Small-subunit ribosomal RNA from a metagenome, 1489 nucleotides, folded computationally. RNAcentral holds the sequence, with entries from SILVA.
RNA sequence: AGAGUUUGAUCCUGGCUCAGGAUGAACGCUAGCGGCAGGCCUAACACAUGCAAGUCGAGGGGUAACAGGAAGGAAGCUUGCUUUCUUUGCUGACGACCGGCGCACGGGUGAGUAACGCGUAUGCAACCUGCCCUUAACUGGGGAAUAGCCCGGAGAAAUCCGGAUUAAUGCCCCAUAAUAUCCCGACCACACCUGUGGAUUGGAUUAAAGCUCCGGCGGUUAAGGAUGGGCAUGCGUGACAUUAGGUAGUUGGUAAGGUAACGGCUUACCAAGCCUACGAUGUCUAGGGGGCUUGAGAGGGUAGUCCCCCACACUGGUACUGAGACACGGACCAGACUCCUACGGGAGGCAGCAGUGAGGAAUAUUGCGCAAUGGAGGCAACUCUGACGCAGCCAUGCCGCGUGCAGGAAGACGGCCCUAUGGGUUGUAAACUGCUUUUUAUACGGGAAUAAUCCCCCCUACGUGUAGGGGGUUGAAUGUACCGUACGAAUAAGCAUCGGCUAACUCCGUGCCAGCAGCCGCGGUAAUACGGAGGAUGCAAGCGUUAUCCGGAUUUAUUGGGUUUAAAGGGUGCGUAGGCGGAAGGGUAAGUCAGUGGUGAAAUCUUGCAGCUUAACUGUAAAAUUGCCAUUGAUACUGCUUUUCUUGAGUACAGUUGAGGUAGGCGGAAUGUGUAAUGUAGCGGUGAAAUGCUUAGAUAUUACACAGAACACCGAUUGCGUAGGCAGCUUACUAAACUGUAACUGACGCUGAGGCACGAAAGCGUGGGGAGCGAACAGGAUUAGAUACCCUGGUAGUCCACGCCGUAAACUAUGAUCACUCGUUGUUGGCAACACAUCGUCAGCGACUGAGCGAAAGCAUUAAGUGAUCCACCUGGGGAGUACGGUCGCAAGAUUGAAACUCAAAGGAAUUGACGGGGGCCCGCACAAGCGGAGGAACAUGUGGUUUAAUUCGAUGAUACGCGAGGAACCUUACCUGGGCUUAAAUGCAGGACGACGAUCCGGGAAACCGGAUCUCCCUUCGGGGCGGACUGCAAGGUGCUGCAUGGUUGUCGUCAGCUCGUGCCGUGAGGUGUCGGGUUAAGUCCCAUAACGAGCGCAACCCUUAUCGUUAGUUGCCAGCGGGUCAUGCCGGGGACUCUAACGAAACUGCCGGUGUAAACCGAGAGGAAGGUGGGGAUGACGUCAAAUCAGCACGGCCCUUAUGUCCAGGGCUACACACGUGUUACAAUGGCCGGUACAAAGGGCUGCUACCAUGUGAAUGGAUGCAAAUCUCGAAAACCGGUCUCAGUUCGGAUUGGAGUCUGCAACUCGACUCCAUGAAGCUGGAUUCGCUAGUAAUCGCGCAUCAGCCAUGGCGCGGUGAAUACGUUCCCGGGCCUUGUACACACCGCCCGUCAAGCCAUGGAAGCCGGGGGUACCUGAAGUCUGUAACCGCAAGGAGCGGCCUAGGGUAAAACUGGUAACUGGGGCUAAGUCGGAACAAGGUA
Repeated sequence: AGAGUUUGAUCCUGGCUCAGGAUGAACGCUAGCGGCAGGCCUAACACAUGCAAGUCGAGGGGUAACAGGAAGGAAGCUUGCUUUCUUUGCUGACGACCGGCGCACGGGUGAGUAACGCGUAUGCAACCUGCCCUUAACUGGGGAAUAGCCCGGAGAAAUCCGGAUUAAUGCCCCAUAAUAUCCCGACCACACCUGUGGAUUGGAUUAAAGCUCCGGCGGUUAAGGAUGGGCAUGCGUGACAUUAGGUAGUUGGUAAGGUAACGGCUUACCAAGCCUACGAUGUCUAGGGGGCUUGAGAGGGUAGUCCCCCACACUGGUACUGAGACACGGACCAGACUCCUACGGGAGGCAGCAGUGAGGAAUAUUGCGCAAUGGAGGCAACUCUGACGCAGCCAUGCCGCGUGCAGGAAGACGGCCCUAUGGGUUGUAAACUGCUUUUUAUACGGGAAUAAUCCCCCCUACGUGUAGGGGGUUGAAUGUACCGUACGAAUAAGCAUCGGCUAACUCCGUGCCAGCAGCCGCGGUAAUACGGAGGAUGCAAGCGUUAUCCGGAUUUAUUGGGUUUAAAGGGUGCGUAGGCGGAAGGGUAAGUCAGUGGUGAAAUCUUGCAGCUUAACUGUAAAAUUGCCAUUGAUACUGCUUUUCUUGAGUACAGUUGAGGUAGGCGGAAUGUGUAAUGUAGCGGUGAAAUGCUUAGAUAUUACACAGAACACCGAUUGCGUAGGCAGCUUACUAAACUGUAACUGACGCUGAGGCACGAAAGCGUGGGGAGCGAACAGGAUUAGAUACCCUGGUAGUCCACGCCGUAAACUAUGAUCACUCGUUGUUGGCAACACAUCGUCAGCGACUGAGCGAAAGCAUUAAGUGAUCCACCUGGGGAGUACGGUCGCAAGAUUGAAACUCAAAGGAAUUGACGGGGGCCCGCACAAGCGGAGGAACAUGUGGUUUAAUUCGAUGAUACGCGAGGAACCUUACCUGGGCUUAAAUGCAGGACGACGAUCCGGGAAACCGGAUCUCCCUUCGGGGCGGACUGCAAGGUGCUGCAUGGUUGUCGUCAGCUCGUGCCGUGAGGUGUCGGGUUAAGUCCCAUAACGAGCGCAACCCUUAUCGUUAGUUGCCAGCGGGUCAUGCCGGGGACUCUAACGAAACUGCCGGUGUAAACCGAGAGGAAGGUGGGGAUGACGUCAAAUCAGCACGGCCCUUAUGUCCAGGGCUACACACGUGUUACAAUGGCCGGUACAAAGGGCUGCUACCAUGUGAAUGGAUGCAAAUCUCGAAAACCGGUCUCAGUUCGGAUUGGAGUCUGCAACUCGACUCCAUGAAGCUGGAUUCGCUAGUAAUCGCGCAUCAGCCAUGGCGCGGUGAAUACGUUCCCGGGCCUUGUACACACCGCCCGUCAAGCCAUGGAAGCCGGGGGUACCUGAAGUCUGUAACCGCAAGGAGCGGCCUAGGGUAAAACUGGUAACUGGGGCUAAGUCGGAACAAGGUA
């Protein structure tokens, strides 16, 4: 000090979360020791038992217990002892009692209290103070009682009553007495609100207690001190305004009472005050502080232990005693509760220490001791002391120590992982060797300090006392700390985490399950995120989790934030309080600054030093305590006061401007209606229609009349107004602004919480008015529906007057005022100058652009810049501008305005894409123009579906469907049924019977296979070896799964023109630029321009083929010329001319010409040329998209099967068939069918082959025969052309289907082959919506060949040639694509996103008839104890008392309201929840912005 999380990515805003520290903690796992601390936060709940406050005999009467003495008796004997009994207060002592002091301290708790309670600083001239200290004086005399004791009585007890007698330092009286108190008079000083101090005269009143060891200890009075308290005051000290008014002793005065003392503290009378927006009153919460914790600090949180203060003591009230209490372990009364009881009455108060129950997540021993410190009493010894000192329990915290150290590599075994003969890791870790017992554990031994006192003895200083010294005595903790010896590595490590934040990674299991999670998020078969394991990381006697607080959070912002669009400027003005305020001078010194003094308790914190072995801890000293008060000074600034000024502000005068406002009058156009006329069949309306109007005469046209509302053109980025708003013309009244002059006032100013006024539209009330428009409503359309959009009507309303409402995207989403800060340009209204060049200035309204600002977009003298003042408002999204309460309103509603709950986002600006029923430009057989098809028929083939034992599997929009398959009768074959094998085939190792393996034959069988018989190796040193091999184990095998784990290959966008990079530049950044723009192209092709310059993959070209020519070569091809030969034929000799073959070249490049253009390029049927503008065709497929296809072509990770999911065999199936679809073939005929005749190819194939030729058969074919491994032999054209026939019909079209007979292939044609012949002769007469291909040697049409292959279901596929068209105006539209631009709430990217009702579940919440509580107040009734007060009868000599009465009051009761909770039938909305329903509101022009 930051980090994670909104997005495809970015910047910002903004919340949520984490890392840190802390705790009186709790829980989980674990645990060796010690030191020092801490330990009921909950029920101020209830308490058994014990203890926590007594002491003094040197105050007293005394003698219950104990001890001693004395006296007497008795017994025993040792004859002066022992035991025992009685008497005796004689002594030590002492129960109970009288008396004194203490019990008001110490200890506990935090209920109450928002207060002078606490903190801090003052004051008391308004006060008290026992014990203690100092000073002064005094301590004389007398009296009456009473407890105890004794006697008697009542009662269960607690306790009480009566009688007799008695003491005191108890009580009373007298004396003495003042510096005390009171009264009267008068003086001085101080102070200034009453007063205080001193001196002085006189009068009145009031004291005492004894004890003694004779030293003293006490007692009384007075003064002073110290200590402790009381009271008053300034300032500070919670939340809520959805608490705005409160108060009747209330506020003040006079008088009296009361108190230690002031005071409405109390009472009577008088006055009507007092507090409050600087928050009264009310409600809720809470002991306050020093401190503690966190934080850089400011601040926040907290108040346990220790210290100070306060309050309380079962709850409430009351007083007594006393120096002090309204009293924790005192009293009285009332109440609740508990206990005892003989039922009549009594007793009690742990928030003291232990302890118990209860509550709770949770907090200890019914311990030891007064040795120390402190306290009470006492002369003292001493007694008491759950204060305190110690110990016990608890890892609750802090601190310290230890669990060994060194060596040790075969890097052991084991575990785990891997690419697995091996390697890595655990890991120098272990084993093993050596060392150390310092600490710790165990055993044994030694052994403190804390102790100084008091007291006793002795000594010294002067006089038996005081002071000092020496000696003695006193230890709970404790035989503890500590020290020594022995022993032996011995007795001692866990917890959490390991996806990112955040240090630390692999395997297995699981399979959106189980589970994890602080946030983001993991888990759906390869999980570093779940569970286990191995390993690692962090901390360590602890480690994690949970809870709470601060921090991070500048996320409430004083330090230190914001408000155009993210949350946030009030709709506007006037103005009160308040805040702030121009220039100059004087005074003052409140703020401010400085010095000094007092205080700021101690502890804590910080620093130095010191003590426990160290540390924690403790001691000591210093510093600090940022504060408050007082005092002295300074005077710049602010304040206050005073004098002046004119620039802020205002006034005056003059002029100008405008849809500024209010009231009245007038006007024309349009619309509607009425009347009259002309006129005839429609009008109107829409995308198209219909409703509607119209023959009773509409619409249209003309004239006249009437009505209401609004004011075309001018008109504008114009003007005016505070805003809302204001528009025909004109009159009246009225407001404002600006300019000029610088005459007047002299800071009169700015802002403005509350308040007041104004305030569009809609709406409300009353009364008018009502033409047009037009919510609601009606009808017609549209639609799946259409409660809408469109159409026809139409009420309220819109208009006027008066009164309400008080809100708007009331927006410039930008509060008001003042000052300052570059420029350009337009315009409105003035003024001034002027020469009709122009230009200055003031006030407005606009546009553009710098600096600066801003997250950016943008703002930019009209700031969102730089400063100042004041106001308003914001603090994550939703819930919600909702609920409740208050205020306003006739209502509608407005205003003020939450919470529970829920989410981890919501949001702003910009970027790149994608998309749009957005725009622009362009291309493509995309449309159009044409030709031919498909969709109808039959058949072939593929698919779906269905069926089946099986109909194996895959491919499924385009981009599956004559596709994988370039050939399923068996095989193929993966499927089914049945029968078998455990291994068919390959490879290697180990074991190993055997001599084979194998062949032949026989039997069973459908075969596979099983069983049987026969035959059967080589070498040898005879041990064995080689070879083969049944068998066994590893190993194989799998067309089993996953194409969503993969490689490779392929389809598609698309042969579309795109996709990127380096450097530079721009931007905070994502990113942009380049690649955009203007042209051009088939093309990101090229040119020009240009913050870009270059480059790469694509395009093009290079490659093959085809079209022309040349050169070379000349067989198997060719044959012009020469020769030979044949019925005939390049048949032969020969030839290279030609064709051809096949190699190399040439040729085409917009090269030339004309035109246009800067250029690129385009145009010209141009020339030339075989070919002309990429000549035709092919191969060639950028970055990428579709988790596209394929695990069944192949390969491959993982998973699965292993006498089976492997493998062999036979048969069946893949060929099924109501049906649906795709692709084809053949047709429907005359551009044709049939018959006969006559021609012309290319490219391929061929030895298990092609086969000439001959023969046979109607034919498929068969039987012979020869040539050819092929430019040599062979397979071979059809349409066309010529001639004939048919004559428009289901035909001489068409050939399906079926019957019969055959041929061929093959082991085998039943399921299930092809072909031939004869016979049969179905549908079909050109095909609905819709749809496909094709732009030239193309479509169409005609045949030929090949692969696969025994054969073939081939009409398919791939090639070849023959014949050979039509059309393209054009780019509006459909589809696809490219570029630019625009909008976006999309980014899984429109097959997107997303809204609301309803239905279901869960959650919190509002209302509500009622029901049940709570605290407080008011009124009335009653009223204990008790203080105060009054008082005739009774008591007392008296003082006085009893009794009775009065005031007040705790408590109780009654009553009506208010406030605040809980609960509730029913009800309202809200939130959340993988796959519910209905629609389709928003986001693109979202399809009606």
The coordinates come from a structure-prediction model, not an experiment, and the mean pLDDT is 82. Rfam family: Bacterial small subunit ribosomal RNA.